[in-house]
Context: one part of a larger RNA
RNA sequence: GAGCGAACGCUAGCGGCGGGCUUAACACAUGCAAGUCGAGCGCAUGGCUUCGGCCAUGAGCGGCGAACGGGUGAGUAACACGUAGGUUACCUGCCCUUUGGUGGGGGAUAACCCAGGGAAACUUGGGCUAAUACCGCAUAUGGUCUACGGAUCAAAGCCUUCGGGCGCCAGAGGAUGGGCCUGCGGCCGAUUAUUUAAUCCUAGUUGGUGAGGUAACGGCUCACCAAGGGUACGAUCGGUAGCUGGUCUGAGAGGAUGAUCAGCCACACUGGAACUGAGACACGGUCCAGACUCCUACGGGAGGCAGCAGUGGGGAAUAUUGCGCAAUGGGCGAAAGCCUGAUGCAGCAACGCCGCGUGCACGAUGAAGGUCUUCGGAUCGUAAAGUGCUUUUCUGGGAGAUGAGGAAGGACAGUAUCCCAGGAAUAAGUCUCGGCUAACUACGUGCCAGCAGCCGCGGUAAAACGUAGGAGGCGAGCGUUAUCC
Numbered sequence: 001g002a003g004c005g006a007a008c009g010c011u012a013g014c015g016g017c018g019g020g021c022u023u024a025a026c027a028c029a030u031g032c033a034a035g036u037c038g039a040g041c042g043c044a045u046g047g048c049u050u051c052g053g054c055c056a057u058g059a060g061c062g063g064c065g066a067a068c069g070g071g072u073g074a075g076u077a078a079c080a081c082g083u084a085g086g087u088u089a090c091c092u093g094c095c096c097u098u099u100g101g102u103g104g105g106g107g108a109u110a111a112c113c114c115a116g117g118g119a120a121a122c123u124u125g126g127g128c129u130a131a132u133a134c135c136g137c138a139u140a141u142g143g144u145c146u147a148c149g150g151a152u153c154a155a156a157g158c159c160u161u162c163g164g165g166c167g168c169c170a171g172a173g174g175a176u177g178g179g180c181c182u183g184c185g186g187c188c189g190a191u192u193a194u195u196u197a198a199u200c201c202u203a204g205u206u207g208g209u210g211a212g213g214u215a216a217c218g219g220c221u222c223a224c225c226a227a228g229g230g231u232a233c234g235a236u237c238g239g240u241a242g243c244u245g246g247u248c249u250g251a252g253a254g255g256a257u258g259a260u261c262a263g264c265c266a267c268a269c270u271g272g273a274a275c276u277g278a279g280a281c282a283c284g285g286u287c288c289a290g291a292c293u294c295c296u297a298c299g300g301g302a303g304g305c306a307g308c309a310g311u312g313g314g315g316a317a318u319a320u321u322g323c324g325c326a327a328u329g330g331g332c333g334a335a336a337g338c339c340u341g342a343u344g345c346a347g348c349a350a351c352g353c354c355g356c357g358u359g360c361a362c363g364a365u366g367a368a369g370g371u372c373u374u375c376g377g378a379u380c381g382u383a384a385a386g387u388g389c390u391u392u393u394c395u396g397g398g399a400g401a402u403g404a405g406g407a408a409g410g411a412c413a414g415u416a417u418c419c420c421a422g423g424a425a426u427a428a429g430u431c432u433c434g435g436c437u438a439a440c441u442a443c444g445u446g447c448c449a450g451c452a453g454c455c456g457c458g459g460u461a462a463a464a465c466g467u468a469g470g471a472g473g474c475g476a477g478c479g480u481u482a483u484c485c
Base pairs, nucleotide, nucleotide: 001485003483006481007480008479009478010477013356014355015354016353017352018351020348021314026312027311028310030309031308032307035064036063037062040061041060043058044057045056046055047054048053071267072266073265081185082184083183084182085181086180087179090178091177095174096173097172098171099170100169101168102167103137105135106134112127113126114125115124116123117122142153143152144151145150157166158165159164187239188238189237200230201229202228205227206226207225208224209223210222211221212220242264243263244262245261246257247256248255249254269290270289271288272287273286292303293302294301295300320346322345323344324343328342329340330339331338332337359389360388361387362386369380370379371378372377394422395421396420397419398418399417403412429474430473431472432471433470434455435454436453440469441468442467443466444465450457451456
């Protein structure tokens, strides 16, 4: 000099854009953050009815979604990440292309009714019922397995303007998303190694055979066999840390860093486990254990903000329990639409960057006043007053959007912006002035009080302390502190 997610002191007019718990991955009151589909299904209630039926709502069965989106950085020195590859060792719902099929049956069960248990959470027994829920049979272009003989594997309907549309099953291909493997790359410590291995690390450890398991290769797991494997080109151990694109600095090389935005990873009270599913070992799912909090009729139960707000706490320090689904995007739905604290906006605080303003011109008797003075004067100083002008801002009134391409639909917002009126009106501070370093005098103080980044000032004329006048720097900011280059 430059930077900052900053904080602190003094000060403060406005706007645009951005950023805002770096600390306790501490504990959390309350509300909201994931639903949707009646064009899959039966029922209940209410309404309408031309008595054919229709509509609305509700819980339930069923489907899809809930594995996305959002948060955090604890753990992790690792194929976690980056990069370049491999996969003849793999998977992929929805989507696209394409081939073929969609025949005929069956038994249940929730809801509901009845009876019961429980304080509650909830739950037991009996009875009835439907389906795109479930299960056989048939068929097999085909798929899988094959000792090539064969074995085995499907399906579901709904709506219709009767044209068809949406589905369902089995395959092939694509796209997208992933799993696994490998080369190389990126922290510190040898005061973590009896020196090249019996001596340091390693016992599923390293390899083999076989089996199991997985979507898939593999000690992934297991039985048996062998005794291997790593390591001074740093194993092991310890410390620290999410990684990257980037960001800051620098002429560069490099150094530092990893907030916001984007990609990947990991985690979801702590530890463990699996279930469902195309996908999870699953933030707002389940089970077990633990700590904590709450309810309880003491038998037993409920909970998990590292989602958005918000509270306590910690801290130098970090915001509203806001508005809207209008836009973009997502889930479901044929659609209308519903949901969406994603997101779009608004609020708070000069936290940052950028822009604008606090007036402009004239104005000397160089007024008054302050300060200094050699008492002549000098300076603040055209500065003020005064005269003329302007209206960015401001105040009042009026108009008023784009954002929604094509019907409706605008949270923001009566906002931005425009017009009219008024009136210089509403708006300047802060740090410094010994040298480095731009800027000097007076008084007070007297090694005191104090200053200070370094050198150093202060013990009676201090340009270095304090105050005043003046001056210099920057300016809605200025200075200090922390920290990086």